RNAcentral holds the full RNA, with entries from ENA and SILVA. Predicted 3D model of a 523-nucleotide part of an RNA (small-subunit ribosomal RNA, 5' domain) from an uncultured Bacteroidota bacterium.

[in-house]
Context: one part of a larger RNA
RNA sequence: UGAACGCUAGCGGCAGGCUUAAUACAUGCAAGUCGAGGGGCAGCGCAGUGUAGCAAUACAUGGGCGGCGACCGGCAAACGGGUGCGGAACACGUACGCAAUCUACCCAAAACUGAUGAAUAGCCCUCCGAAAGGAGGAUUAAUACAUCGUAACCUAUUAGAGUAGCAUUACUUUAGUAGUAUAGCUCCGGCGGUUUUGGAUGAGCGUGCGCCUGAUUAGGUAGUUGGCGGGGUAAUGGCCCACCAAGCCUGCGAUCAGUAACUGGUGUGAGAGCACGACCAGUCACACGGGCACUGAGACACGGGCCCGACUCCUACGGGAGGCAGCAGUAAGGAAUAUUGGUCAAUGGACGCAAGUCUGAACCAGCCAUGCCGCGUGAAGGAUGAAGGUCCUCUGGAUUGUAAACUUCUUUUAUAGGGGAAGAAACCCGGAAAUUCUUUUUCGGUUGACGGUACCCUGGGAAUAAGCACCGGCUAACUCCGUGCCAGCAGCCGCGGUAAUACGGAGGGUGCAAGCGUUAUCC
Numbered sequence: 001u002g003a004a005c006g007c008u009a010g011c012g013g014c015a016g017g018c019u020u021a022a023u024a025c026a027u028g029c030a031a032g033u034c035g036a037g038g039g040g041c042a043g044c045g046c047a048g049u050g051u052a053g054c055a056a057u058a059c060a061u062g063g064g065c066g067g068c069g070a071c072c073g074g075c076a077a078a079c080g081g082g083u084g085c086g087g088a089a090c091a092c093g094u095a096c097g098c099a100a101u102c103u104a105c106c107c108a109a110a111a112c113u114g115a116u117g118a119a120u121a122g123c124c125c126u127c128c129g130a131a132a133g134g135a136g137g138a139u140u141a142a143u144a145c146a147u148c149g150u151a152a153c154c155u156a157u158u159a160g161a162g163u164a165g166c167a168u169u170a171c172u173u174u175a176g177u178a179g180u181a182u183a184g185c186u187c188c189g190g191c192g193g194u195u196u197u198g199g200a201u202g203a204g205c206g207u208g209c210g211c212c213u214g215a216u217u218a219g220g221u222a223g224u225u226g227g228c229g230g231g232g233u234a235a236u237g238g239c240c241c242a243c244c245a246a247g248c249c250u251g252c253g254a255u256c257a258g259u260a261a262c263u264g265g266u267g268u269g270a271g272a273g274c275a276c277g278a279c280c281a282g283u284c285a286c287a288c289g290g291g292c293a294c295u296g297a298g299a300c301a302c303g304g305g306c307c308c309g310a311c312u313c314c315u316a317c318g319g320g321a322g323g324c325a326g327c328a329g330u331a332a333g334g335a336a337u338a339u340u341g342g343u344c345a346a347u348g349g350a351c352g353c354a355a356g357u358c359u360g361a362a363c364c365a366g367c368c369a370u371g372c373c374g375c376g377u378g379a380a381g382g383a384u385g386a387a388g389g390u391c392c393u394c395u396g397g398a399u400u401g402u403a404a405a406c407u408u409c410u411u412u413u414a415u416a417g418g419g420g421a422a423g424a425a426a427c428c429c430g431g432a433a434a435u436u437c438u439u440u441u442u443c444g445g446u447u448g449a450c451g452g453u454a455c456c457c458u459g460g461g462a463a464u465a466a467g468c469a470c471c472g473g474c475u476a477a478c479u480c481c482g483u484g485c486c487a488g489c490a491g492c493c494g495c496g497g498u499a500a501u502a503c504g505g506a507g508g509g510u511g512c513a514a515g516c517g518u519u520a521u522c523c
Stems, first nucleotide, its partner, number of pairs: 001520001003519005010375006016368002018333001023331003027328003032075003037072002040068002044066003048061005082286003092210007101203002106199008114148004124137005154179011184191002212258003219249003224246004229241003261283004265276004288309005311322004339365001341364003347361001348359004378409004388400005415459005423450001428445007467512005472493003478507005488495002
């Protein structure tokens, strides 16, 4: 240290957890929402109606209403989440620039919000297909689609004047011509729509500098380098094309080859440096392999589309379906890395006027000594220096050792019994007050996954809790027995061939401690 392995293991807090096969994936969930845009009514419920009954009730009917599956339409799905394949590059970092650019939703300001039409889903009918799905007919709506009118400070262009700039030019102003808009819903409070200007946010593009190794890679390059004219784009540009010229890069390392996501940072070090880029944050790239565009403000789009390929699955053999580098989970690989858990309570996001719905984002819980930090395994007294063990110069002594026993005390933790949060502010509902008249303020109510969790109180009782490595020198810590160059140890020097402080065991000691050693790796 994102570690693994061996022995061992009491508790808590905070963090972390496929470094290998960007290998293949069963199953579930991870992006929906709006009925205050629309036609409607499949399912649920209600009023109403009919029949039976004295009645309760039962049965039938029932867009009229609450609501709403599927459908049209709007917004979202380009965020959030994952991974590190590729890429040595304006990818990233930093600093500038765009007189070469776009920007949905949001904010501020100005103006407008007329008239009309043709369809098409759905529903109904018919048909094809094993399925996925598809074809035809009839009919219908819209904030879907289209046409007309009006309109500019918008767009294009013409003429004139002025200001600014290195320049292509930009800006201001006057006059004229041409072109171009829209959508309604409503609980009447509002919510929307169109055009223009400015802002905010986000994005695109260009440039200086920085950015690994190899010369056992020295020459490389034809859209190549530049120009003129076009196409294309939001926009510059060989980005693409026709024509013209022959340029352009390179020993200050081109080209080629290898390796690699980059940064803030992380580890180490007195520093200079060196190594790394897990987690967290910013940027980039990718979404079975490769290519392509459509829609859209934004994608060349992880859970959208088309084509080719590999693989898997279904099939009635005609044809179809799929993409976990989302969260869990499975197989495989590997020394090795977790639950097919809970909740939208908070924070945030999408949609909605709102209520609310969705949210494997997020917040929580589960597993693992993987790490860091904290706590405990008792405290004080206690010498017949007990017994036992070990050792010796063996009627005895030394050591284990105040250690134990014993006495007194404490109760963290564990256990049992009680109490019990903060995280919640709002939205919304109800009331009151003020008021520029549609807002503001205030009071009360409602809402907790975690969780009966954290925390607090009480009871009894030392009660529930210590290991691991080492002891020849480096390096803190020594004796006995066994073995006899055997068995073995070992990081280096080296130890072992009969008195081994070095092997194995024991007693004792040393060091760390819920950990201790070993291995790998960096400084």

Notes
Its Rfam family is "Bacterial small subunit ribosomal RNA". The prediction has a mean pLDDT of 86.